[in-house]
């Protein structure tokens, strides 16, 4: 270029990913309904449900130019009255015409889908098997006769409908005769074609069949033949629904022959005769259901549906039958049955809206009892012209589709007023209003006012040989006084629905508080809701908008276009093998399939294109084009297909030597066992985790010997062999079979699949009948347990073995169908061949392992595919229900095959990832265990908790991580809590005002205070004004220790001072992730080192910081005092002095720095060296990234909510301290390592002016009274244990010290509730503490005192720091808790306190089953049988022709009888599914605490369990059971 105009997602399974995989959504439609809402117009549509039942009107007449006549009307004429007018009678005379006879039409137009799975529809052929009124053309003809009949007329029966009888008559009605040949129909014959029977044209012969007349004399009309046009009939190909849980159907069935029938063919019908037809390419049955042009949707290819329109068909209350007629078995037409409704004198009768309107009923729902025939068309007629719920209009419905408007412009103080808000403000509604000027569609009034009208018909002229034709005039409009025009006046008459958590365009606020709602799906709602209800605001459409229904489409979610099948659903256990499918390579023919060209057809309408017509559009018109089909003919032949030749590369066969745990019968063997007998021998054996039941002194177990049974074949044995699979293993003989190899000898595509079918098919189970040595469902005991119907023990039947039926299923698994071909390499191993050097390397069948490329979700496969291809079968299609029910069928049974629905769910599922867990596994660590000390549990008291109490015992903390915690100080205050009794702008602050003169103080009174009250003293500054202060009042802001730590900040506890927790780049992986952060070392440490798709780096560790162990500088008072002085009863008390402790600054020191081994290298070891210290020297401060919705709203702060003369404040009392009991933390003890008496001695850190106090005195003492020193290296508080001595001498004591009485002392308004302390006296339990359980590795544990904060004073025996004295132990890491890492396994992921399975009890839903009971539709047999039609008969009518009557065969419809199938409904029962918190148990997921799981059998409330075969979809490599839940 050609060529095409056409294709979109999303959301929901998970912590989190990728898949598979359903569900739902977003788009179109509709004969639509329903909800809110509504102006107009053009066009269309309008009972989908009861083919239910129908009141009342209409929807088929029409010709007098076929007739005979005249009831009604109108006219004319005559007659009678009358003056007429007019009334009366008579008169078919005319106009015309109801009834009747004739003749065309009523088989068309309208309705509806009952029925029907069919030549019914569609499409394409045939008809040599057929008919066709009216209409065209053509030839040809029409002469005579005769008898009826309606009506009318007389009468007669009924209620009525409708009849009977007699008598009279007419025709384009009816009969007869007669003519007739291109007619029918038999025979000859000739020619010519064809398609088997036969057509077609001629000849000849011989029989049969017409006719109608009318009038205005020109036409109509009739009869026969031929012929076209129209219209219909038959028959064939193909095509046109679901179910096999419907598999066999079928007697006029199939076909001949003969008749008969029809317009034709035919079993169409009948006789007779054969015994066929029809079905897996689905007959038969069942259930649905009118087709088809065409709609809607879809990119198509498909999938749905057949309303309007047009074509076919089928029906007219339901079934039946014929008549008439060209034509029907006839919607407004007959009969006959039946239901039904109505009349009705009870005797009988009459009826059919699935035409149009209308009514009732049914339903979610679907119109006026409308106007004209004026246009179209149709009947009938020459015509005029009648009829025409055809048709043309109107009505009624937003039911749809199109068009149209409800105003334009300008207008910011961005107004009011609504919402929102961070509130003196600001945002939105909003240029929106208002207000100003413009328009005037529309709607409303007046006025005008169509086209659709041509014809026909009259008149009139041309033209013309006759019909006849043109021309001009006049006449016809239901829609309609509508369309449309024009004037008029006025923004005037015209907006709503829906929806705002995401899919999906749009946000706040307010109520509500798992309620009340919402929801298409995932899901909103439990006190801050964008998701509910209401409200501003948007947003998306718009005279509509929303919901529901159905249908396509998105879903490539049944896949031709265009999936799958190892683990997700999903490969038949396995072979043999028909029907089918598909098939090597060559030639030659044919032309079925196949491709071209040409014909004929595929109606219109529709749909598309391009024009045009309504102002546009919708709609309508032309013309084109398309109708992707079918059939026909004519070419091509390379592929398929068919027929003929010939090939060897597939496949088969022949010959060779091997080969193997292939099969089937048979014979043999040994070892174990287990039994029986004998004989040695004595008290035990067995047996488990540890028991026991068992055995055994009547001699077990254990040795030996003998014998004897029956089962199975160690060791070789193995990702090794062989078989189709299931399966097959001692040795050895028979038979029987296979592949593979090697030879290319022989055939010569003989091949591959393989539904249905045959056959084979572990275990376990059945039937017989035998054996039974060992094992060992059931059962029976023993133990574990909470139970244990189990695991574990002793036993112990069926089985287990053989023979001979049966059974037909396994995790029958390689979870991977059979064939075949093709596509890197690397490495074992079996058989065969071939080479050979005891090689190597080649080659052909099998058989493993890795891996390229490729494929795969991924794990993975990867020449033995899951890669790439071909071809054949088998099997999927969300989970549950359920491999279950029914039906069938196969089994002796157990059961097998095949195989659903209702209902439910938003899932279930696969791979893999990251945690987290594990009664998994490996490595490491820790006062975690061991080893040790010292303790708590036992008394008593202290102090906190729980309960309990109580007017109140205030709140709060509650496993670890609440309990001597918040509280590091509860008599009043603290106080939050109770009871009384006050206040209400408040007890405190601030701000303004406004009043006062003070503020305060002291005194009274009332009172339990608080409070009210009275008296009395009582200001600064500045000349004043006024300022300040301070009081009261008023305003504006108060106050809350009330709730929510589940709305929050800011603090904290804990894992855990564990070593770990992350990032950019960069690789790897579809992706979540992952590498780094594994791996070998190391280390206290993710410290460090080596390797290393990584490479840096950041938070944590370690250092840096602080003490404290050594030295040095340096400084030298309040501290020191060695040496000089001096002083004292003593004392650094003084002079002095800086050595020395010390004090406080600041340097040095410790780094694995040296040495030795070991080790690449960190590093490690050495009682190494050296040093005060040695490997992080000791201790502190320091706490990653998170977890436990962990505390705390009552420390503080803060959102929302609540109270406001109270939940807020004052005050007094009380309480927080109660006390049966319970736990937790301490405290003093139980004593000799002691108590007690005297006596003596050494710190460290701290405090101290409303203090600390030396010292003196007074008290036995708590203490008091003086009194001095210290704002502190100065003064002061100030030591115990220890050491010396004495005594206690093993007791409930000279231990213990509780508890009571009495007396005191201190602080304080104030020691009753409810303070410490002293003295005196009492002198309780308790003699070392059960089970369990704490703490602690060195200056540490135990043990002694001291200080400090709060603090008036203490309930501190608490805390929180000081120093004194000073141990014991650690093999070591199996276990027990905690913790890191790294594997590994999960059905966890609110993460094991997780998940999750069955019965049972309770509700509610649908389904099986069932004694039976009610229906439905079809079929069989019998009997019965109307109307008809044919046939026979016909004494009776008729002159005949023929009839009436009467039988025969059929058949509707009725009835009886078994049986099928179907479908409702039930006592009672059966399982299922659902249902926030019921009941045993704990089967499964971890190795799930006994691996699980399949097929089987037996047992058990249950889930299970146990036996016997099998599968890896199973961890791990050692340690009794057994326990729930969140």
């Nucleotide at each position: 270029a050609c060529a095409a105009u056409g294709a979109a997602g999303a959301g929901u399974u998970u912590g989190a990913u990728c898949c598979u995989g359903g569900c739902u959504c977003a788009g179109g439609a509709u004969g639509a309904a329903c909800g809110c809402u509504a102006g107009c117009g053009g066009c269309a549509g309008g009972c989908u449900u009861a083919a239910c039942a129908c009141a009342u009107g209409c929807a088929a007449g029409u010709c007098g130019a076929g007739g005979g006549g005249c009831a009604g009307c109108g006219g004319g004429a005559u007659g009678u009255a009358g003056c007429a007018a007019u009334a009366c009678a008579u008169u078919g005379c005319c106009g015309g015409c109801g009834a009747c006879c004739g003749g065309c039409g009523g088989a068309u137009g309208g309705g509806u889908g009952c029925g029907u799975a069919a030549c019914g529809c569609g499409u394409a052929u045939g008809c040599a098997a057929c008919c066709u009124a009216c209409c065209u053309u053509a030839u040809a003809c029409a002469g005579g006769g005769g008898a009826a009949u309606a009506a009318c007329c007389u009468u007669u029966c009924g209620a009525a409908a409708g009849g009977g009888a007699g008598a009279c008559u007419a025709a384009c009605a009816c009969c007869c005769c007669a003519u007739a040949g291109u007619a029918u129909u038999g025979a000859u014959u000739u020619a010519a074609g064809g398609c088997a029977u036969c057509u077609u044209a001629g000849a000849u012969u011989a029989a049969u069949u017409a006719a109608a007349u009318a009038u205005u004399u020109a036409u109509a009309g009739g009869u026969a033949u031929a012929a076209g046009a129209u219209g219909g009939g038959c028959a064939u190909g193909c095509g046109u629904a679901u179910g096999a849980u419907u598999a066999g159907c079928u007697a006029g069935u199939u076909g001949g022959u003969a008749a008969g029938g029809u317009a034709a063919c035919g079993g169409c019908u009948u006789a007779c005769c054969a015994a066929g037809g029809c079905g897996a390419c689905g007959a038969u049955c069942a259930u649905u259901a009118g087709g088809g042009g065409u709609u809607c949707u879809g990119a198509g290819a498909g999938g749905a549906a057949g309303g309007u329109c047009c074509c076919c068909c089928a029906c007219a209350c339901u079934g039946g039958u014929a008549c008439u007629g060209a034509g029907a078995c006839a919607c407004g037409g007959a009969c006959c049955a039946g239901a039904c409704u109505c009349c009705u004198a009870c005797g009988g009768g009459a009826g059919g809206c699935a035409g149009c309107a209308g009514u009732g009923a049914g339903g979610a729902a679907u119109a006026u009892u409308g106007g004209u025939c004026a246009a179209u068309g149709g009947g009938c007629g020459c015509a005029a012209g009648c009829c025409u719920g055809a048709a043309c209009c109107a009505g009624c419905c937003a039911u749809g589709c199109c068009g149209c408007g409800u105003g334009c412009a300008g207008g910011a103080a961005g107004a009011c007023g609504g919402c929102c808000u961070u509130a003196u403000g600001g945002g939105u509604u909003g240029u929106a209003a208002a207000c100003u000027g413009c328009u005037u569609u529309u709607a409303c009034a007046u006025a005008a006012g169509a086209c659709u009208a041509a014809c026909c018909g009259u008149a009139u002229a041309u033209u013309u040989g006759c019909g006849a034709a043109u021309a001009u005039a006049c006449c016809u409009g239901a829609a309609u006084g509508u369309a449309u025009u024009a004037u008029g006046a006025g923004a005037a008459u015209a907006a709503g629905g829906a929806u705002c958590g995401g899919c999906u365009a749009a946000c706040u606020c307010c109520g509500u508080g798992c309620c009340a709602g919402c929801a298409g799906c995932c899901g909103c709602g439990g006190u801050a809701a964008u998701a509910c209800g209401g409200a501003g605001g948007a947003u998306c459409c718009g005279a509509g908008c929303g919901u529901u229904a159905u249908c396509c489409g998105g879903a490539u979610u049944u896949a031709u276009u265009g999936g799958g099948u190892u683990u997700a659903a999903a490969g038949g256990g396995u072979g043999c093998g028909u029907a089918g499918g598909c098939u090597g390579a060559c030639u030659g023919a044919u032309a079925a399939g196949u491709c071209a060209g040409c014909g004929g057809u595929g109606a219109a309408a529709a749909g598309c294109a391009u024009a045009g017509g309504c102002u546009u559009a919708a709609c309508c018109u032309a013309u084109g084009u398309c109708u992707u089909g079918c059939c026909g003919u004519u070419g091509a032949u390379a592929c398929u297909g068919u027929c003929a030749g010939a090939c060897u590369a597939g496949a088969a066969u022949a010959u060779a030597a091997a080969u193997g745990g292939a099969g089937u019968a048979g014979g043999c063997g040994g070892a174990a066992u287990g039994a029986a007998u004998c004989a040695u021998g004595u008290a035990g054996a067995g047996g488990u985790g540890a028991c026991a039941u068992u055995c055994a002194u009547a001699g077990a177990u254990a040795u030996g010997a003998u014998u004897u049974a029956g089962a199975a074949c160690a060791c070789c044995g193995u990702u090794c062999g062989c078989g189709a699979a299931g399966g097959c293993g001692g040795c050895u003989u028979a038979c029987u079979a296979a592949g593979a190899u090697a030879u290319a000898a022989u055939u010569g595509a003989c091949g591959c699949u393989g539904a249905u079918g045959c056959a084979c098919g572990a275990a376990a189970g059945c039937g017989u009948g035998g054996g039974u040595a060992u094992c060992g469902a059931a059962c029976a005991g023993g133990a574990u347990u909470a139970g244990a119907u189990a695991c574990c023990c002793u036993g112990g039947u069926a089985g287990u073995c053989c023979a001979c039926g049966c059974u037909g299923u396994a995790a029958a698994c390689u979870a991977u169908g059979a064939u075949a071909a093709c596509u890197c390499g690397u490495u074992g191993u079996c058989g065969g061949c071939g080479a050979u050097a005891g090689a190597a390397u080649g080659u052909c069948g099998g058989u493993g392992a890795c891996c390229a490329a490729g494929c795969g979700a991924a794990a993975g496969c990867g020449a033995u595919a899951a890669g790439u291809u071909a071809u054949c079968c088998a099997c999927c299609u969300g989970g549950g229900g359920a491999g279950u029910a029914c039906g069938a069928u196969c089994g002796c049974a157990a059961g097998g095959u095949u195989g659903a629905a209702a209902c439910u769910c938003a899932a279930a599922g696969g791979a893999a990832u990251u945690g987290a867990c594990g009664g998994g596994g490996g490595c490491c660590c820790g006062c975690a265990c061991a080893a040790g000390c010292g303790g708590a549990g036992g008394a008593g008291c202290a102090u906190g908790u729980g309960g309990u109490u109580u007017a109140a015992u205030u709140c709060g903390a509650u496993g670890a991580u609440a309990c001597g915690c918040g509280a590091g100080g509860a008599a009043c205050c603290u106080u939050a809590c109770c009871u009384a009794g006050a206040c209400u702008u408040g007890a405190a602050c601030g701000u303004a005002a406004c009043a006062g003169u003070a503020a305060u103080a002291a005194u009274g009174u009332a009172g339990a205070a608080a409070u009210a009250u009275a008296u009395u003293a009582g200001c600064u500054a500045g000349c004043a004004a006024u300022a300040g202060a301070c009081u009261g009042u008023u305003a504006c802001g108060a106050g809350g220790u009330g709730c929510u730590g589940c709305a929050u900040g800011g603090u904290u506890g804990u894992c855990g001072u564990c070593a770990g927790c992350u990032c950019g780049u960069g690789c790897c992986g579809u992706g979540a992730g992952g590498u780094g952060u594994c791996a070998g070392g190391u280390u206290a440490a993710g410290u460090c080192c080596u390797a290393u798709a990584a490479c840096g780096a950041g938070c944590g560790c370690a250092a840096c910081c602080c003490u404290u162990a050594c030295a040095c500088u340096u400084a030298g008072u309040u501290g020191c005092c060695a040496g000089c002085a001096u002083g004292u009863u003593a004392u650094g008390g003084u002079g002095g002095g800086g050595a020395c402790u010390c004090u406080a600054a600041g340097u040095g020191g410790a780094c694995u720095g040296c040495c030795u081994g070991c080790g690449u290298a960190a590093g490690c070891a050495g009682a190494g060296a050296g040093g005060a210290a040695g490997g992080u020297g000791g201790g502190g401060a320091u706490g990653a990234c998170g977890u436990c919705a962990a505390a705390u709203c009552a420390g503080c702060a803060c959102g929302g909510c609540c109270c406001u003369u109270a939940c807020g404040u004052c005050u007094a009392g009380g309480g927080c301290g109660a006390c049966a009991c319970a736990c937790g933390u301490g405290c003093u003890a139980c004593a000799a390592u002691g108590g007690u008496a005297g006596g003596u001695a050494c710190a460290g850190a701290g405090g101290g002016c409303a203090g600390c106090u030396a010292c003196a005195c007074a008290g036995c003492g708590a203490u008091g009274u003086g009194a001095u020193g210290c704002c502190a290296a100065u003064c002061u508080c100030a030591a115990a244990a220890g050491c010396c001595u004495a005594u206690c001498u093993c007791a409930g004591u000279u231990c213990g010290g509780a508890u009571c009485g009495g007396a005191g002392u201190c602080u304080g308004c104030a020691a009753c509730c409810c303070g410490a302390c002293u003295c005196c006296g009492u002198g309780a339990a308790g003699u070392u503490g059960g089970a369990u359980u704490c703490g602690c590795u060195a200056g540490u544990a135990a043990u002694c005192g001291c200080a400090g904060a709060u603090c008036a004073g203490c309930c501190a025996u608490g805390c929180u720091g000081c120093g004194g004295u000073g141990a014991a132990u650690a093999c070591g890491u199996u276990c027990c808790c905690g913790g890191g890492c790294c594997u590994u396994g999960u059905a966890c992921a609110c993460a094991c306190c997780g998940c999750c399975c069955g019965u049972c009890a309770a509700g509610c839903c649908a389904u099986g089953g069932a004694a039976g009971c009610u229906g439905g539709g079809g079929g069989u047999g019998c009997c019965u049988g109307a109307a008809g039609u044919u046939c026979g008969u016909g004494a009776c009518c008729g002159c005949a022709a023929g009839g009436a009557g009467c039988g025969a065969c059929c058949u509707a419809g009725g009835g009886c009888a078994a049986a099928a199938c179907u479908a409702g409904u039930a006592a009672c029962u059966a399982g299922g599914g659902c249902u926030a918190a019921g009941u045993c148990g704990u089967a499964a997921c971890a190795a799930g605490g006994u691996a699980g799981c399949c097929g089987u059998a037996c047992c058990g409330g249950a889930a299970g369990g146990u036996g016997u075969g099998g599968c890896u979809g199973g961890a791990a490599u050692a340690c009794c059971u057994c326990c729930u839940u969140u």